[in-house]
RNA sequence: AAUAAUUAUUUGCCUAAUCCUUUACAGGAACGGGGGAUGCAAUUUUGGGGUUAAUCUGCUCGCAGGGGCAGUAGGGGUAUCCUCAUCCCGCACCCGUCAACUAACCUCGUAGGCAUGAGAGGAGAAUGU
Numbered sequence: 001a002a003u004a005a006u007u008a009u010u011u012g013c014c015u016a017a018u019c020c021u022u023u024a025c026a027g028g029a030a031c032g033g034g035g036g037a038u039g040c041a042a043u044u045u046u047g048g049g050g051u052u053a054a055u056c057u058g059c060u061c062g063c064a065g066g067g068g069c070a071g072u073a074g075g076g077g078u079a080u081c082c083u084c085a086u087c088c089c090g091c092a093c094c095c096g097u098c099a100a101c102u103a104a105c106c107u108c109g110u111a112g113g114c115a116u117g118a119g120a121g122g123a124g125a126a127u128g129u
Stems, first nucleotide, its partner, number of pairs: 011115004018029004030110006039101001047098001048095004056071006074089005080123005
């Protein structure tokens, strides 16, 4: 100096997934999801529906389940913000014949996975001299 593993700390990122209290059990705040009237509208085997950015369209391989390629609705990063430029994602899971919206009300979640950088212009803030 390099590589690998482990532990601790710090700074950031995706996401609702953070914080506080308690000896513990378990609570609270905050941020998210679902169910649920009237009225109105619409749908029901071509089953239907929900969470999520993650939908949809061509071409192609396969008997089929499915696979591949190119796009796309939509979404994220570039370390104050905006724009440009640029780099990426475009998964997965669940309910079980059933749920539109929906006041009151009821109910559930707070996991998991990572390292984009140190580009341009404009705006702004702080610190130092």
Predicted 3D model of a 129-nucleotide RNA (c-di-AMP riboswitch aptamer (ydaO/yuaA leader)) from a Bacillota bacterium. The coordinates come from a structure-prediction model, not an experiment, and the mean pLDDT is 82. The sequence was found by an Rfam model in a public genome assembly.